[in-house]
RNA sequence: AUUGAUCCUGGCUCAGAAUGAACGCUGGCGGCGUGCCUAACACAUGCAAGUCGAACGAGAAAGCCUGGCUUGCCAGGCGAGUAGAGUGGCGCACGGGUGAGUAACGCGUGGGUAAUCUACCUUUGUCUGGGGGAUAACCUACCGAAAGGUGGGCUAAUACCGCAUAACGUGGUCAAAUUUCGGUUUGAUCACCAAAGAUGGCCUCUCCAUGGAAGCUAUCAGGUAGAGAUGAGCCCGCGUCCCAUUAGCUAGUUGGUAAGGUAAAGGCUUACCAAGGCGACGAUGGGUAGCUGGUCUGAGAGGAUGGCCAGCCACACUGGAACUGGAACACGGUCCAGACUCCUACGGGAGGCAGCAGUGAGGAAUCUUGCGCAAUGGGGGCAACCCUGACGCAGCAACGCCGCGUGAGUGAAGAAGGCCUUCGGGUCGUAAAGCUCUGUCAAGUGGGAAGAAUGGCCUUAAGACGAAUAAUCUUAGGGUGUGACGGUACCACUGGAGGAAGCACCGGCUAACUCCGUGCCAGCAGCCGCGGUAAUACGGAGGGUGCAAGCGUUAUUCGGAAUUAUUGGGCGUAAAGGGCGUGUAGGCGGCCAGAUAAGUCAGAGGUGAAAGCCCGGGGCUCAACCCCGGAAGUGCCUUUGAAACUGCUUGGCUUGAGUGCGGGAGAGGAAAGCGGAAUUCCCAGUGUAGAGGUGAAAUUCGUAGAUAUUGGGAGGAACACCGGUGGCGAAGGCGGCUUUCUGGACCGACACUGACGCUGAGGCGCGAAAGCGUGGGGAGCAAACAGGAUUAGAUACCCUGGUAGUCCACGCCGUAAACGAUGAUGACUAGCUGUCGGGGCGCUUGGCGUUUCGGUGGCGCAGCUAACGCGUUAAGUCAUCCGCCUGGGGAGUACGGCCGCAAGGUUAAAACUCAAAGAAAUUGACGGGGGCCUGCACAAGCGGUGGAGCAUGUGGUUUAAUUCGAAGCAACGCGCAGAACCUUACCAGCGUUUGACAUGGUAGGACGGUUUCCAGAGAUGGAUUCCUUCCCUUACGGGACCUACACACAGGUGCUGCAUGGCUGUCGUCAGCUCGUGUCGUGAGAUGUUGGGUUAAGUCCCGCAACGAGCGCAACCCUCGUCUUUAGUUGCCACCAUUUAGUUGGGCACUCUAAAGAAACUGCCGGUGAUAAGCCGGAGGAAGGUGGGGAUGACGUCAAGUCCUCAUGGCCCUUACGCGCUGGGCUACACACGUGCUACAAUGGCGGUGACAGUGGGCAGCAAACUCGCGAGAGUGAGCAAAUCCCCAAAAGCCGUCUCAGUUCGGAUUGUUCUCUGCAACUCGAGAGCAUGAAGGCGGAAUCGCUAGUAAUCGCGGAUCAGCAUGCCGCGGUGAAUACGUUCCCAGGCCUUGUACACACCGCCCGUCACACCAUGGGAGUUGGUUUCACCCGAAGGCGCUACGCUAACCCGCAAGGGAGGCAGGCGACCACGUGAUCGGAUGU
Repeated sequence: AUUGAUCCUGGCUCAGAAUGAACGCUGGCGGCGUGCCUAACACAUGCAAGUCGAACGAGAAAGCCUGGCUUGCCAGGCGAGUAGAGUGGCGCACGGGUGAGUAACGCGUGGGUAAUCUACCUUUGUCUGGGGGAUAACCUACCGAAAGGUGGGCUAAUACCGCAUAACGUGGUCAAAUUUCGGUUUGAUCACCAAAGAUGGCCUCUCCAUGGAAGCUAUCAGGUAGAGAUGAGCCCGCGUCCCAUUAGCUAGUUGGUAAGGUAAAGGCUUACCAAGGCGACGAUGGGUAGCUGGUCUGAGAGGAUGGCCAGCCACACUGGAACUGGAACACGGUCCAGACUCCUACGGGAGGCAGCAGUGAGGAAUCUUGCGCAAUGGGGGCAACCCUGACGCAGCAACGCCGCGUGAGUGAAGAAGGCCUUCGGGUCGUAAAGCUCUGUCAAGUGGGAAGAAUGGCCUUAAGACGAAUAAUCUUAGGGUGUGACGGUACCACUGGAGGAAGCACCGGCUAACUCCGUGCCAGCAGCCGCGGUAAUACGGAGGGUGCAAGCGUUAUUCGGAAUUAUUGGGCGUAAAGGGCGUGUAGGCGGCCAGAUAAGUCAGAGGUGAAAGCCCGGGGCUCAACCCCGGAAGUGCCUUUGAAACUGCUUGGCUUGAGUGCGGGAGAGGAAAGCGGAAUUCCCAGUGUAGAGGUGAAAUUCGUAGAUAUUGGGAGGAACACCGGUGGCGAAGGCGGCUUUCUGGACCGACACUGACGCUGAGGCGCGAAAGCGUGGGGAGCAAACAGGAUUAGAUACCCUGGUAGUCCACGCCGUAAACGAUGAUGACUAGCUGUCGGGGCGCUUGGCGUUUCGGUGGCGCAGCUAACGCGUUAAGUCAUCCGCCUGGGGAGUACGGCCGCAAGGUUAAAACUCAAAGAAAUUGACGGGGGCCUGCACAAGCGGUGGAGCAUGUGGUUUAAUUCGAAGCAACGCGCAGAACCUUACCAGCGUUUGACAUGGUAGGACGGUUUCCAGAGAUGGAUUCCUUCCCUUACGGGACCUACACACAGGUGCUGCAUGGCUGUCGUCAGCUCGUGUCGUGAGAUGUUGGGUUAAGUCCCGCAACGAGCGCAACCCUCGUCUUUAGUUGCCACCAUUUAGUUGGGCACUCUAAAGAAACUGCCGGUGAUAAGCCGGAGGAAGGUGGGGAUGACGUCAAGUCCUCAUGGCCCUUACGCGCUGGGCUACACACGUGCUACAAUGGCGGUGACAGUGGGCAGCAAACUCGCGAGAGUGAGCAAAUCCCCAAAAGCCGUCUCAGUUCGGAUUGUUCUCUGCAACUCGAGAGCAUGAAGGCGGAAUCGCUAGUAAUCGCGGAUCAGCAUGCCGCGGUGAAUACGUUCCCAGGCCUUGUACACACCGCCCGUCACACCAUGGGAGUUGGUUUCACCCGAAGGCGCUACGCUAACCCGCAAGGGAGGCAGGCGACCACGUGAUCGGAUGU
């Protein structure tokens, strides 16, 4: 992070740790480590294994010295018994590298070897006698370019070969002891097998005899035999990756016998015999991989990994092979074959860095062609010593870990500067500067280690050996000398804050925020997601956060992830119970007792290498690092014991399971037979014009007689009523009746068997419908199909027909929402109430009560559940076994296998793609869902609009401009309560720039009013006449005002109503919208507010886990209607006077005015209703159930409207997008729409006529009366700042006339003459007179208003306003019709239901098609790799056979020669590579 919100499921993502890392930016020092993960790719050059003269023979040269002389030659000496080479010995099998191969006794662990070997080393015994023949080197001849080779001649040994001797050796035979019967030990006897010397010293014995030789002696070496140690070989138990879409594999294969072979068991090999061996506990095959100690991670269990270090294995250019040797099938050896590279005189040769450096290549990527054997270790040697790219060091690299530094203290004018700002300030920030200090690291100067002790030699002393005072050896002491690193570590001193900080991040997760730029662009991004003009998410800056010589990114592993669940998950609806049964293997299994000891538990012993981890110490100044000690190592083996549980075994038991007996229930199954109703068809009769079908029709049938009706017949299929949340069955499923055969369950009581049980991978069987095959059958129904309708279309729904099929038999198929979406079995855990089958008991014998067993339903406690719900028929609590799941899509698809006649079924992926997909529940919204209700919503009525002309607004068009806004209802006589100028925002032109307006500075001054003239369209500019000081005062001055100058600024009807305030429209005057506390729910939420009534109303009553409250409703307010009181002018006049007149006196009763009250509350009566709320009727009353009207508009919705009323953030303009002026425009006009006016006429027109209102307005005003004019109006002007005067005439009415026509209707348009307002009526005002007299005869589709003093109709007033109204706001006069009713249209309210909608149905969303691209399957084919089988070839090599030829040692022989033995060669079996392909050439087609 799925949703508007919730809870759950579930995947994705992040925060942690780690690395042999790489990349980006940056980089001061030191210590300790680490450094080709890729091409087991190819390698130039140097080095990495030699050593021994105390085994052996031989033996230089340069150079120096001396001598001779023919002055450039010879000889001698030294060099030197040296170098180099050779024979011989030991070593080269160690050390070092790499991980290609290997899934294996390869590795790990524990055993075995009585089935074995072991050079050098240690130890014990013993021996070492006497001979022989060669051959390198060397010399010489020759071949070759070279590498190298051949012939001849000489010579030595610790080289080689006979002979002798030999046992505690080996082999054979015999005997004894012992034994796990394999063997071991002992004794006797026969046969067989050895050897080498070197160096030093000595004279005791023998010989020559100063001294030597034999000899003796010491050391080293040699042979043989035993033991040890070390190392190695072989065998076995257990452990050791993935795929079953790999299920069968195997002929030397498995075993035996015999032989061969090996150090050694063994089919290791061969011959013969037998036919075995391995495999679901995973053989065989395929893929991948060196294994381990350990390492990383994790709480652990686990998961991942195997770099450095250590153990084992394997390999050494690729493949094969052996030789030598104690050990190899050998990294720096040999042979062969192959590929590659190099040399070549072209004939032939040479080579193998996966040793250390280094080079090229590959790659994101991994170092110096360094120093030294001083130390440790190794080889050789008596030793000195030599060799050692092992190793010790140094170099490069922030690759990792660890440590240190880049300064410390003080310092507020909180400096300058940056950034932000609400302009006040804030922040960087004690940070800096300044002052006072310190001196790590780096730099310089000077000093300066440890690592070194052996060994050798000299010497002293003691001891051993020995004949010995020689020699030699051992021990102890002294002396002598040895350092690559390195003048390094370390120490001291010098100077001076001087040389030393970056990187990432700042939307949430996740610590850290502002400004500017950009404007779905550029870009960011781990996930969610940012960016479309105010971006804390992009880029920059300031600030902040984190880490720090590093910081980020990428890659990978574990973690979080209980998302593979052993610890530790699930499957009714989220993914997930197999369609059902039967049953094999397997797993699990009742009660009692005995025995055993495999599992199990306990003790002891061995092992579990070192290093590492952990703990305790110690050493480098600390740490990293290193050293010492301990613990641990959950494992394996041996042994001793225990006996509860499991197992094995023995004996028993009856409760699990089953059998027998007796019953009743049932659409359980199979077969045969039978039955009636109905449909259809056929025949016949009656009968006549329609029938049938539908929403309405038509196709169809019917005068050739249908439909209807009667009788008869045929045929097939299905079985009404009963019939039921009734029954039976494992499931699918089963329904007329009868008979036969047959399965299962249930009940009852007794008897029997004695755990015989449960589950069940595979297997086998059953398995609706549809479909398939063969053969029947076919009445009705009915896919496909045809026709008719419907429709925009209608491959559908409707209608008329109609074939497969449905039915039967046999055989396939094997699937379904095969569902209770709930596997089987057993046990346990409250009940209530129906129903089916069986039994018991009781009585009042019934339609009875009660109880029990087995089924089948409803409700429900505990418990469970995400919720819904389940709840003894569990989804509760347990046990056993099986099946299945692991995000969505791709996909139950592809490929492969199996099954099928086919259709298809079953098993079953991946690439790619998304951040969700999903379950349950909640609130809304919606529904051509339901219920209830309301409204001029429909209906019932009256009058209109839409048609005409005109007015007005809008769109469009036009224009220099036709300023702008408003857009369904809810824009359009709206903003505009009034555009000729002004207004005015628009256009053209002319001007102006601190500005028409506000505040501040300086200087000057009053300012201002007025007259006239000039230029101009005017603004404006110039000239001019006349008049003139306003306020306060402390008397200095200050304020107001004007002009000039300069700067801050003014100004903007410029943009953004999607940045906003305010105001307004609308749903809607609809009855709703909420809150507190409580309660319920895991929660969103619910309850209250729902329900039963009622109301105009969430109005009221009753009920209720709710009780209250708020905003709305109502009421309170205004007005009209009645009355009373008070008051009585300007109002009124009943009575008395008076007048033309309420004119005046008088009066205030009445009207009226305007103030205060009264009155109406379902109060009263009857009915109804739950006795309530209320409703209906009535009385009284001016008014009766809200009395009429108004004001009043809940929570909210529409990013509704307005930046052009006003206010306001941000952006933009600043001699202009500001301001002034003149003229024009907003008034245009093919057209379209809205709202109105006037009409079309007789309910009327015209003429006449002293009938009757109310609201209002009036001083820049209303204006009477009078005069003039036909009139608009003009002149004059009383009265009135208004209950006084004026506007003011009310009109419809009444009377007369006209008589149905474009008229005496209608008045547009036009001409002309005037009037009024105004600076001015041309564009562009209103009015009057005369003349003109258009359209129009009641209006298509459609649509609007109105329920009573209403509609309709009639006039009057007012605002705005100089003038201009058909508009707007008000006023009164006359004054109707209709409402059955709520089915329908529209709008709304409440409840309920469904939902995949929440931008909320104007929603969501499916499929085809077009184009491009990505991934995958198929595809005529084509190609590479690996492998199996059959066959061919047969290098080197060992083995076997052979021996023309060759042949020193031994034998015979005087010799010649012969023999034994051996060798080259030959033959054979085994066997690597190769052979097919590719490339080239030739020929042919």